[in-house]
RNA sequence: GAGAAGGGCAAACCGGUCGCGAGGCCGGGACGCAAAGCCGUGGACCACGUCCGCCUCAUUAAGCGGCGUGGCAGCCUGGCUACCGAA
Numbered sequence: 001g002a003g004a005a006g007g008g009c010a011a012a013c014c015g016g017u018c019g020c021g022a023g024g025c026c027g028g029g030a031c032g033c034a035a036a037g038c039c040g041u042g043g044a045c046c047a048c049g050u051c052c053g054c055c056u057c058a059u060u061a062a063g064c065g066g067c068g069u070g071g072c073a074g075c076c077u078g079g080c081u082a083c084c085g086a087a
Stems, first nucleotide, its partner, number of pairs: 008033002013028006031074001037080003042076002045071005051066004
């Protein structure tokens, strides 16, 4: 790739459970998805912090930035693998 066929996944939300949190897992549920299968390189975003700096008349606050540790992959990117198929 064709209003093909047979199948697959499952957003929001709800219930349960784990986590400080972002969020994970299980069940229900379908907005969508042709890799919405797997991984997690780089970035974006999000959370946390007995850390650092800026901001401030001042402050342990708020806000912004950095650093550290995590999260997300249905934001972009990179790697690996894969079902069906006519013109």